Overview:
A computed fold for a 90-nucleotide RNA from a soil metagenome, annotated as c-di-GMP-I-GGC riboswitch aptamer. The RNAcentral record of the sequence draws on MGnify. Model confidence (mean pLDDT): 80 of 100.
[in-house]
RNA sequence: GAAAAAGCCAAACCUGUUGCAAAACAGGGACGGAAAGCCACGGGUCUCUUCCUUUCCAAUCUUCUGUAUUUCUGAGAUAGCCGGGUUGCC
Numbered sequence: 001g002a003a004a005a006a007g008c009c010a011a012a013c014c015u016g017u018u019g020c021a022a023a024a025c026a027g028g029g030a031c032g033g034a035a036a037g038c039c040a041c042g043g044g045u046c047u048c049u050u051c052c053u054u055u056c057c058a059a060u061c062u063u064c065u066g067u068a069u070u071u072c073u074g075a076g077a078u079a080g081c082c083g084g085g086u087u088g089c090c
Stems, first nucleotide, its partner, number of pairs: 008033002013028006031080001037086003041083003044078005055068001057066002
């Protein structure tokens, strides 16, 4: 550097299993991929959440209860969101 050849991985979706969930794993299946191999270190997105905060609604009727929402905290998911690290085939 990527012409050719030989190979590799496998999105959505479907089925099964696990998990509260995001998702993961296995089988089918290919949208794509040249690190779509590996690592949650930074940012993003997503899930759950004891506590804290904001707001809404309901009941109650005076400060409590329930529901939803939001902030914070904590725990996770995503390496096929981006960056970074690391290894590597023809």